[in-house]
RNA sequence: GGACAGGUGGCCGAGCGGUUGAAGGCGCACGCCUGGAAAGUGUGUAUAGGGGUGACUCUAUCGUGAGUUCGAAUCUCAUCCUGUCCGCCA
Repeated sequence: GGACAGGUGGCCGAGCGGUUGAAGGCGCACGCCUGGAAAGUGUGUAUAGGGGUGACUCUAUCGUGAGUUCGAAUCUCAUCCUGUCCGCCA
RNA backbone atom coordinates (compact mmCIF):
# COMPACT_ATOMS: atom_id res chain seq x y z
C1' G A 1 0.00 0.00 0.00
C1' G A 2 -4.41 -3.63 -1.14
C1' A A 3 -8.68 -6.80 0.51
C1' C A 4 -11.97 -8.03 4.35
C1' A A 5 -14.13 -7.51 9.34
C1' G A 6 -15.07 -4.17 13.18
C1' G A 7 -15.69 0.79 16.44
C1' U A 8 -22.69 1.17 20.54
C1' G A 9 -23.09 3.07 28.26
C1' G A 10 -17.84 1.87 33.56
C1' C A 11 -16.78 -3.24 30.76
C1' C A 12 -18.72 -7.09 27.34
C1' G A 13 -22.47 -7.15 23.83
C1' A A 14 -27.63 -7.34 20.83
C1' G A 15 -29.64 -4.09 17.49
C1' C A 16 -35.23 -5.46 10.28
C1' G A 17 -34.78 2.35 8.13
C1' G A 18 -39.86 3.75 12.58
C1' U A 19 -41.53 -0.06 19.40
C1' U A 20 -34.29 1.39 21.02
C1' G A 21 -30.67 6.59 23.80
C1' A A 22 -29.92 1.68 23.59
C1' A A 23 -32.11 -5.74 24.71
C1' G A 24 -29.15 -9.07 27.59
C1' G A 25 -24.80 -10.09 30.75
C1' C A 26 -20.88 -8.25 34.17
C1' G A 27 -19.88 -4.45 37.48
C1' C A 28 -21.80 -0.70 40.77
C1' A A 29 -25.75 1.67 44.31
C1' C A 30 -29.80 0.88 47.63
C1' G A 31 -33.19 -2.78 49.52
C1' C A 32 -35.14 -8.04 50.64
C1' C A 33 -33.33 -12.57 52.63
C1' U A 34 -29.60 -14.24 56.90
C1' G A 35 -27.72 -14.25 63.78
C1' G A 36 -23.99 -12.12 60.20
C1' A A 37 -21.89 -13.09 55.48
C1' A A 38 -21.72 -15.65 50.75
C1' A A 39 -25.24 -17.33 47.31
C1' G A 40 -30.05 -15.93 45.72
C1' U A 41 -33.55 -12.02 44.76
C1' G A 42 -36.14 -6.74 43.74
C1' U A 43 -35.39 -1.87 41.92
C1' G A 44 -32.12 1.55 39.90
C1' U A 45 -27.70 2.63 37.15
C1' A A 46 -24.58 6.36 29.79
C1' U A 47 -22.55 11.48 28.88
C1' A A 48 -23.19 16.79 28.20
C1' G A 49 -26.23 21.06 28.39
C1' G A 50 -31.05 23.58 29.77
C1' G A 51 -35.62 23.85 33.15
C1' G A 52 -37.58 22.62 38.20
C1' U A 53 -37.17 23.55 45.76
C1' G A 54 -37.94 18.51 44.51
C1' A A 55 -39.96 14.07 42.32
C1' C A 56 -38.90 14.76 37.57
C1' U A 57 -38.44 16.82 32.70
C1' C A 58 -36.49 18.82 27.70
C1' U A 59 -32.54 18.77 23.89
C1' A A 60 -28.20 16.64 21.71
C1' U A 61 -24.89 12.58 21.41
C1' C A 62 -23.79 5.17 18.69
C1' G A 63 -15.19 6.96 16.59
C1' U A 64 -15.18 11.93 13.58
C1' G A 65 -17.31 14.84 9.49
C1' A A 66 -20.81 15.12 5.54
C1' G A 67 -24.98 13.10 2.57
C1' U A 68 -29.80 10.34 1.39
C1' U A 69 -34.67 10.15 3.79
C1' C A 70 -40.80 12.36 6.54
C1' G A 71 -37.52 9.48 9.80
C1' A A 72 -30.46 6.95 10.34
C1' A A 73 -26.72 3.34 15.57
C1' U A 74 -28.83 0.89 10.97
C1' C A 75 -28.11 3.07 4.01
C1' U A 76 -24.10 6.09 1.07
C1' C A 77 -19.31 8.97 0.92
C1' A A 78 -14.83 10.75 3.21
C1' U A 79 -11.66 10.29 7.28
C1' C A 80 -9.40 8.33 12.06
C1' C A 81 -8.53 3.99 14.90
C1' U A 82 -8.39 -1.61 15.87
C1' G A 83 -7.97 -6.74 14.07
C1' U A 84 -7.01 -10.62 10.20
C1' C A 85 -4.91 -11.85 5.51
C1' C A 86 -1.93 -10.46 1.20
C1' G A 87 1.84 -7.47 -0.98
C1' C A 88 6.20 -3.89 -1.19
C1' C A 89 10.96 -1.74 0.82
C1' A A 90 14.97 -2.66 4.10
A computed fold for a 90-nucleotide RNA from a Rhodospirillaceae bacterium, annotated as transfer RNA. The coordinates come from a structure-prediction model, not an experiment, and the mean pLDDT is 81. Its Rfam family is "tRNA". Rfam links the family to the GO term triplet codon-amino acid adaptor activity. The sequence was found in a public genome assembly.